[in-house]
RNA sequence: UACAGAUAAAGGCAAAACUGCCGCAAGGCAGUGACGCAAAGCUAUAGGGUCUUUUUCUUGGGCGGAAAAAUAUGGGGAAAGAGACAGCCAGUUACCGUA
Repeated sequence: UACAGAUAAAGGCAAAACUGCCGCAAGGCAGUGACGCAAAGCUAUAGGGUCUUUUUCUUGGGCGGAAAAAUAUGGGGAAAGAGACAGCCAGUUACCGUA
C1' cells in the first nucleotide's frame, strides 16, 4: 500500500419487536433482545439519496349540479425554509489476518 477477508486468536457492534422517557413528525436515548455486520467506528452548514415538517406555487380528480360556478377536506408535483437517517451510497481513521 492492497483485499473475493476463506483460516486462527482476542474482542467489538446490535435489526425487528417489547417497555420507559423525549420529539408535531421523521426519529432519538435507556433497558431487554440477537436479524445481521470486517468498519454496523466517526462525520448530516460546504457530495448524492431517502424520510419528516412548515410556507408558497401548481395540478388531476371526487362530491355537487341541467350547465356553469362557489365551497370545504384530503391527495400528487415543484421551490424555499427547518429537521431526521451514516444498518443507502459517500468521506475519513483504524484492530487482526493475508499478500
A computed fold for a 99-nucleotide RNA, annotated as c-di-GMP-I riboswitch aptamer. The model forms 94% of the base pairs in the Rfam consensus. The sequence was found by an Rfam model in a public genome assembly. Model confidence (mean pLDDT): 76 of 100.